[in-house]
């Protein structure tokens, strides 16, 4: 780097539908049909993989994400009335 797994990014409703993914068809290219708006980030831990080479690594403070088609509600927060 990292498949793969856990967490987190306030909470909901309704709607559309592309990847993936399921049945179908087709020599294939892909095409129906379902399903679908955390698939994105960020930390943790990891099978594995891959470089490199002088050797160790602690403590304390502070700050703290940025994104998520479209439509509504809701919590929070700050304003005005």
């Nucleotide at each position: 780097c990292g498949a793969c797994u856990c967490g987190a990014g306030g909470a909901g409703c309704g709607u559309u539908g592309c990847a993936a993914c399921a049945g179908g068809g087709g020599c294939g290219a892909c095409c129906c049909u379902g399903c679908c708006a955390g698939g994105c980030u960020c930390g943790g831990g990891a099978a594995g993989c891959g470089u490199g080479u002088c050797c160790c690594u602690u403590u304390c403070u502070c700050c703290c994400a940025a994104c998520g088609g479209c439509g509504c509600u809701c919590a929070g927060c700050g304003a005005u009335g």